[in-house]
RNA sequence: GCGUGGGUGGCGGAAUUGGCAGACGCGCUAGGUUCAGGUCUUAGUGUUGGCAACAACUUAUGGGUUCAACUCCCAUCCCAUGCA
Numbered sequence: 001g002c003g004u005g006g007g008u009g010g011c012g013g014a015a016u017u018g019g020c021a022g023a024c025g026c027g028c029u030a031g032g033u034u035c036a037g038g039u040c041u042u043a044g045u046g047u048u049g050g051c052a053a054c055a056a057c058u059u060a061u062g063g064g065u066u067c068a069a070c071u072c073c074c075a076u077c078c079c080a081u082g083c084a
Stems, first nucleotide, its partner, number of pairs: 001083007010026003019067001027045006046057004060076005
């Protein structure tokens, strides 16, 4: 340099005939259990603002197509792998 696959909450990792973004697990926070800790168990947990209700933003970055994009198209960045 060329080809292929990939980039999603704090971490791993789902969601692809385009239609509720973040299932599930780990972690974390609070409660229960315990003398205490672990185990077990209940609830919560993307970000920002807000007393709250709620609002806005969010799938590497920037554009495009579409009523609608994690998903399709283009460019760029990064990672893995194959070829040279």

Annotation: Predicted 3D model of an 84-nucleotide RNA (transfer RNA) from a Clostridia bacterium. The source organism's lineage runs through Bacteria, Bacillati, Bacillota and Clostridia. Its Rfam family is "tRNA". It is annotated as a transfer RNA. Rfam links the family to the GO term triplet codon-amino acid adaptor activity.